[in-house]
The RNA shown here (transfer RNA) has 74 nucleotides and comes from Gammaproteobacteria bacterium DTU040.
The coordinates come from a structure-prediction model, not an experiment, and the mean pLDDT is 80.
RNA sequence: GGGCCUAUAGCUCAGUUGGUUAGAGCAACGGACUCAUAAUCCGUUGGUCGCUGGUUCGAGUCCAGCUGGGCCCA
Numbered sequence: 001g002g003g004c005c006u007a008u009a010g011c012u013c014a015g016u017u018g019g020u021u022a023g024a025g026c027a028a029c030g031g032a033c034u035c036a037u038a039a040u041c042c043g044u045u046g047g048u049c050g051c052u053g054g055u056u057c058g059a060g061u062c063c064a065g066c067u068g069g070g071c072c073c074a
Base pairs, nucleotide, nucleotide: 001073002072003071004070005069006068007067010026011025012024013023019057028044029043030042031041032040050066051065052064053063054062
């Protein structure tokens, strides 16, 4: 230098052929239980969906560029 994959909550990840509420587990916080702690159960908080544009009535999803990470080729 070229090609491919990838970026969604603090962490690991889902998200259907683009369709109207953006989710799960873990973590954190609060409560129940206990003499107390752990475990268990209930609840709550937390997201510019990497960034900038574009297409569309509508974008996490499609397109272009850029940035970070991974793999391969040279």